Predicted 3D model of a 72-nucleotide RNA (transfer RNA) from a bacterium.
[in-house]
RNA sequence: GCCCGCGUAGCUCAGCGGUAGAGCAACCGCCUUGUAAGCGGUAGGUCGCCGGUUCAAUCCCGGCCGCGGGCU
Numbered sequence: 001g002c003c004c005g006c007g008u009a010g011c012u013c014a015g016c017g018g019u020a021g022a023g024c025a026a027c028c029g030c031c032u033u034g035u036a037a038g039c040g041g042u043a044g045g046u047c048g049c050c051g052g053u054u055c056a057a058u059c060c061c062g063g064c065c066g067c068g069g070g071c072u
Base pairs, nucleotide, nucleotide: 001071002070003069004068005067006066007065010024011023012022013021018055026042027041028040029039030038048064049063050062051061052060
C1' cells in the first nucleotide's frame, strides 16, 4: 500500500430500513438474625466521526478514524 471483519449502555453482545434491547455490573426495594444467593423495580445511549440515498437510517452507499486479521 491492497483486501476482509468489527466499532451499539460501565463490560459482553443482540437488533440489519419504521419506538434502541438483553445479560452482567450500578442504585432502590422484598426476602434473611446478618451477608451472599434469589425475586421485583429504577437509572444509564449524539448507535465511532462527516457526508449521501430515502417520507423515514444503528441498518443501505461514500470518505475518514480506531481495533483485529490476511496479502505483498

Overview:
It matches the Rfam family "tRNA". The prediction has a mean pLDDT of 83.